[in-house]
Context: one part of a larger RNA
RNA sequence: CGAAGGAAAAUUGAAGAGAUCUGUUUUUAGUACGAAAGGACCAAAAUGGGUGUACCAAUGGUGUUCCAGUUGUAAAACAUUUUGCAGCGCUGGGUAGCUAAGUAUUUAAAGAUAACCGCUGAAAGCAUAUAAGCGGGAAGCUUACUCUAAGAUUAAUUUUCCCUUAUUAUAAGGACGUUUAAGACUAAGACGUAGAUAGGUUGGGUGUGUGAGUAUAGUAAUAUAUCAGCUUACCAAUACUAAUUACCUUAUUG
Numbered sequence: 001c002g003a004a005g006g007a008a009a010a011u012u013g014a015a016g017a018g019a020u021c022u023g024u025u026u027u028u029a030g031u032a033c034g035a036a037a038g039g040a041c042c043a044a045a046a047u048g049g050g051u052g053u054a055c056c057a058a059u060g061g062u063g064u065u066c067c068a069g070u071u072g073u074a075a076a077a078c079a080u081u082u083u084g085c086a087g088c089g090c091u092g093g094g095u096a097g098c099u100a101a102g103u104a105u106u107u108a109a110a111g112a113u114a115a116c117c118g119c120u121g122a123a124a125g126c127a128u129a130u131a132a133g134c135g136g137g138a139a140g141c142u143u144a145c146u147c148u149a150a151g152a153u154u155a156a157u158u159u160u161c162c163c164u165u166a167u168u169a170u171a172a173g174g175a176c177g178u179u180u181a182a183g184a185c186u187a188a189g190a191c192g193u194a195g196a197u198a199g200g201u202u203g204g205g206u207g208u209g210u211g212a213g214u215a216u217a218g219u220a221a222u223a224u225a226u227c228a229g230c231u232u233a234c235c236a237a238u239a240c241u242a243a244u245u246a247c248c249u250u251a252u253u254g
Base pairs, nucleotide, nucleotide: 001151005162006161007160008159009158010157011156015148016147017146018145021049022048023047024046025045026044027043033038052105053104054103055102059100060099061098062097066093067092068091069090070089071086072085073084074083075082076081109143110142111141116136117135118134119133163254170251172249173248174247176192177191178190179189180188197242198241199240200238201237202236203235204234207230208229214225215224216223217222
């Protein structure tokens, strides 16, 4: 831009893409077969591998925004305490998120056929799977399964909303702002005071492992008051802060 008004939602599915892989064991059965040695088809079941997808409850990894320990050195006058630098200084743990080595799942079945194999059967009293007619038959084809999908210009369908000229209306959208389990940017989703969108605060959870100061005990190291103190991304509550006012576009019964 189109889809003969302008919008907002929900669908249909022409078509396309993906996936559709495979082993072993058991039963049938030590049966058929075979002199023996050996040893099945068909059918049924169990359990693996591979690939893909999704997820983080558990097992782990990471987690330079959390906690603790500790070395050297410097600073805050000193002690204590704290902070800077040394690969996050090093070390031990670890929330959210992300993640695999973890968890869940992963396809049978039907139809038409190829090569090939048949039934009935004439032309041609026989024969012949073919000429009429009827079957079997593949990881392939079409369905089926998952996803995309009306620029499917054959432009589909359904529902709802709006419309008479206004400095100020109505439906809708944009822009702007607070942002996200969304994200390169766009886009998409949530929210914008009639508000929990983000931050903060409060409470909880989780992690770390018992803070500083003071008191008591001990000559002292230290112990007790102390499951203390601190606590990122988590869960809630709460308008304290910021989402203010304003602005732009289109349509006007086609």

Large-subunit ribosomal RNA, domain VI from Candidatus Vidania fulgoroideorum, 254 nucleotides, folded computationally. Its mean pLDDT, the model's own confidence on a scale to 100, is 83.